[in-house]
The RNA shown here (Guanidine-I riboswitch aptamer) has 101 nucleotides.
It was read from a public genome assembly, where an Rfam model found it.
The coordinates come from a structure-prediction model, not an experiment, and the mean pLDDT is 79.
Rfam family: Guanidine-I riboswitch aptamer. Gene Ontology term of the family: regulation of gene expression. About the family: This family represents a conserved RNA structure found upstream of the ykkC and yxkD genes in Bacillus subtilis and related genes in other bacteria. The function of this family is unclear although it has been suggested that it may function to switch on efflux pumps and detoxification systems in response to harmful environmental molecules.
RNA sequence: AAAAAUGUUUUCUAGGGUUCCGCGGAUGUAAUCCGGCUGGUCCGAGAGAAAACUCACAGAUGAUAAUUUCUGUGGCACGGAAGGAUAAAAACCUGGGAGAU
Numbered sequence: 001a002a003a004a005a006u007g008u009u010u011u012c013u014a015g016g017g018u019u020c021c022g023c024g025g026a027u028g029u030a031a032u033c034c035g036g037c038u039g040g041u042c043c044g045a046g047a048g049a050a051a052a053c054u055c056a057c058a059g060a061u062g063a064u065a066a067u068u069u070c071u072g073u074g075g076c077a078c079g080g081a082a083g084g085a086u087a088a089a090a091a092c093c094u095g096g097g098a099g100a101u
Base pairs, nucleotide, nucleotide: 007053008052009051010050011049012048015043016042020040021039022037023035024034025033026032027031055074056073057072058071059070060069076096078099082094083093084092
C1' cells in the first nucleotide's frame, strides 16, 4: 500500500433510555406536572446468540448444454474521544472509522 463473504435479512440477548401504557408523588378526583422506577410497548450489537437465504471452495450425483441436486467447509477481530438520529438514550449510526498492535 492492496485484497478478501469481514454478505443480506429476521428473531432474540447483553445493553439503553422515557414517546405511549403501568407504577410512585403533588395539585386534586378530571387533567396537568414531577420521578426511570423491578416493569410492558419501544431502540438495540462488525468485534453477542440462533435461523433462513445467498456467495465461494471441495467432494459426491446427474448430464454431455449445466445456471442440476445433495453433503461438508467458511468462525479473525484491541479500540477511544467527539458528533448525529429518534421522545430519549445506548454496545444504535458515523465505524471492522481515527488510533493501537